[in-house]
Context: one part of a larger RNA
Order: sequence, then C1' cells, then structure tokens
RNA sequence: AGCGAACGCUGGCGGCAGGCCUAACACAUGCAAGUCGAACGAACCCUUCGGGGUUAGUGGCGGACGGGUGAGUAACACGUGGGAACGUACCUUUAGGUUCGGAACAACACAGGGAAACUUGUGCUAAUGCCGAAUGUGCCCUUCGGGGGAAAGAUUUAUCGCCUUUAGAGCGGCCCGCGUCUGAUUAGCUUGUUGGUGAGGUAAAGGCUCACCAAGGCUACGAUCAGUAGCUGGUCUGAGAGGAUGAUCAGCCACACUGGGACUGAGACACGGCCCAGACUCCUACGGGAGGCAGCAGUGGGGAAUAUUGGGCAAUGGGGGGAACCCUGACCCAGCAACGCCGCGUGAGGGAAGAAGGUCUUCGGAUUGUAAACCUCUGUUCCUGGAGAAGAGCAGAAGACGGUAUCCAGGGAGGAAGCCCCGGCUAACUACGUGCCAGCAGCCGCGGUAAUACGUAGGGGGCGAGCGUUGUCC
Repeated sequence: AGCGAACGCUGGCGGCAGGCCUAACACAUGCAAGUCGAACGAACCCUUCGGGGUUAGUGGCGGACGGGUGAGUAACACGUGGGAACGUACCUUUAGGUUCGGAACAACACAGGGAAACUUGUGCUAAUGCCGAAUGUGCCCUUCGGGGGAAAGAUUUAUCGCCUUUAGAGCGGCCCGCGUCUGAUUAGCUUGUUGGUGAGGUAAAGGCUCACCAAGGCUACGAUCAGUAGCUGGUCUGAGAGGAUGAUCAGCCACACUGGGACUGAGACACGGCCCAGACUCCUACGGGAGGCAGCAGUGGGGAAUAUUGGGCAAUGGGGGGAACCCUGACCCAGCAACGCCGCGUGAGGGAAGAAGGUCUUCGGAUUGUAAACCUCUGUUCCUGGAGAAGAGCAGAAGACGGUAUCCAGGGAGGAAGCCCCGGCUAACUACGUGCCAGCAGCCGCGGUAAUACGUAGGGGGCGAGCGUUGUCC
C1' cells in the first nucleotide's frame, strides 16, 4: 500500500460498484423452457352460418444456448504458435428438383388392471410422422464394367417451406512444438505396454479396439509415486526485476445427489431428459411408487462472516411463431447491510465584561476561548406543496424503475460527530487515584508512594461518517 473481509465503538445524505471465501452439507414452498392451429386429425365453445376461439394428443423447432459451481483435474486441462485426416441445425450463396403410391400409431371409442404413479387388450383415423417405387444435373462408392441414394406440403395466392448439391461465415472435434506448483525421507516405471502388418470402428488421424508379429517405450534434463491446485486475460504490490494471487467482469475447461451406461439429435453421453446400481428423503391400501436448488429467492446446518420466499419483460439479448404474440429469476430495476471507492453535509459572518462552569495554580493568575451567549445571514441536506422527464426505434401503441431524477415555491440553524492516541520509535502533558497490586504492551519496556507508560479528569495530537483491532499478501 491492498482486501469479496470480520470484530469493537460510533453513524446524516447521495452516486457507483461488490456481497457464503466455511458444508460440491441437506433442502419445505414458489418461480427459473417453452412455443407453433399458417403441419395434422379430433373434442368443446361462440357464431351475423362467412367464420372465429380454446386446447389434451400426433408432428416441427428449441430444451447441447442462457444461468450455477470449482468437487475432480499437474492433464494437450489451460496459454501461445502451428498442423491435417474431419463435422456443422439455423444464416448467406451456386445449380437443380419437389412425380406416383402404401401401411401404421396416438388422440378417440369400448373392455379391463392399480391405493397411487401409471398401465393392458381390441377397434377406428390424419399429417410437413413412417415406408416403397420413379427420376436424379450434380453427389457418394468403384475392380472404371458398374453400383448406391431424395423430397412435404400449408394458406389469406403471395409467400413460407421440403429434397439434393456448390461455396462461405461462424462454431466445434482431433494432432503437435513450447510454457505451466512442491517433495528423492518417492528410483526405477510400463504388457495394449512401444512399434509394425491387416481388419474393425469413428464425422475424422490414431492401440481407439481386435488378430498376428517384433521387444520395445519412459527415466537423474527427475520417469513412477505422493501432496497440493481449475487454467488464462488479469488483480495486488514493487522504481523495476520480481513476489503473491486467480472474488466481481471476460475466454477456455470440468461437474450437476454418488458411480456407470447409452438413446434421441446437426450437436449431449445431456443441471431443471432416459435406464441401472447405491446412499438419503418422502408417499403407500405394503403389492409398489416419487425426488435431486453447484438456477432465482428462501430454510436448516456449518461459520468470525455474506442480502428479498420483491417488481417488470419497458430496454438489451435469447427460444418459438409468417405475424399478432407467448415464454424468459438471462437481464433491467427496486429492497437489505458504511462492505468498498467517490462526493456532500452537520452551518457562515460578526461577537471580550476574554461571562459562567470545568481544570491547573507559585493563589497573582493561566487555560478551555471567538469557543459559548448574543446580533445579522444562508439553505447544500431536511420538511411541506406544486411541476415533472430522457431512457421508446419503424407509422402508431407500449416505462418495471417512478410521481424517481430534476426544477420551482414556502419553512426553519432547525434533525446530523465520532473514534484512536499523547514514555521512545511517533504528532500530542498535567492533576488525582493506585502502589510489582490493579493493569498496559507492536518492539524496547512501564507499575514496589510524587507513574507524561495503569485508571479517571482537564488539556492536546491524528483521522473523520468513520476510527481502531485482528487476519492475510506484497
């Protein structure tokens, strides 16, 4: 000098920022991811019979983003610089196509099972759901003969779509060089291990996996093992070199009760999806079921310690939709606490009989001290009343914040100062009390009868809505 601080005393206002560092402990309750009827059938409601509306279900897109946390990880995880054997929904772009058929399954109806969660059978049905055939410039494979493979329609008739294909952008997967903590009181480690051939697998290179073959590979320039730790831009400090650190903000990674697994999908091995196992909690008719706050609030617990079960989608951004619009605890705001930084105030000018009181005293006085009283003002703040935004674009509408900021008028010094220290370091001294007691203390050290060092008072010094203490880093 710094701090995501805490503690003690004290505390007026505003702006901006930050606020579980501990138990990745357990969680009541509400909300945090939906949307589309311009894909589809059906049911219900309204109807001016033109049509309109609501939705459980099928279907599409989204739920892989956004938000949280730092457990694990010493690793191509991260940083930086390169590389080749890849993928890419939505968006832009190139060239084409969008023909003909079919079978189902929800919903629904009927009949059951179950306490519930839910579920079974039979029958019917639509589609931008599923399947087949055709075509196929281009595309993929190829032994260059050939082989393979597509589509979906909707409506308000102008659009929105669908399929194949070219290029792009952005994004992502993979590989490599270099950099990246401590311990040798860890010295040897390794059998898919190291390499090759072939095959499988993947979007893709590769022991990634498998068969066979060889016996390699790493290590004192520290392998292996153990401990600790998310990494970085940055942050703090320092003249710098360096040291420490990785809250907030931004990039990357990892995780989502614990462990494992795949499914769907352009993308996941998926926080608010599925399956299995485990621990825990809850419901139960004991047969069986339900759950996962390291989302936002909030609760218990832990702790020295960290906030509201708030308002709004008005803005910015995101998802869906042709749109209107819907959703959005992202976000924008408000609330709480001096937690931090910054700004402002608690009055200004005049006022000596240097009042009273206090303290000290050599009893003369000194000091508190222009300080107060008193006089004259001012109105930052404060109170009351009135006016009242910007933030909102594209023609219009739409403002949570908010009757806020700000402005005007009136009122009245009225409501607003403390904390630490005064032996030396170190700015600031006397009196009384105490008597190695009570106590102080960062170091040196004070206290045993005149203590500037303890306690109180007066005075003084420092900082000031703060001041000290503790912790920690440079």